[in-house]
RNA sequence: CGGACGAAAAGGCGAACCCGCCGCGAGGCGGGGGCGCAAAGCCAGGGGCCUCAAGAAGGCGGCCCGGCCACCGAA
Repeated sequence: CGGACGAAAAGGCGAACCCGCCGCGAGGCGGGGGCGCAAAGCCAGGGGCCUCAAGAAGGCGGCCCGGCCACCGAA
C1' cells in the first nucleotide's frame, strides 16, 4: 500500500411513533424521535414484497443477490 475483517474512538445514518406538506394508494419530503445499522451510501439489473384509477402504471435500496463508490483502524 492492497485485500479480507469489524475491536476501540471520532464522526455518520435514523426503525416504530408523533406533527406538517405531497400522493387515490403503496409511499415520499421536512421537523421531532431513536429501534437499530460497518455500507441502514448510491443504482429497481435479477428475485421478493407492496399499491392503484389495472398499464408500455407505480412504490419499497432498513428483504436477498448483483453493480458502483466510500470513513476509521486493533486483532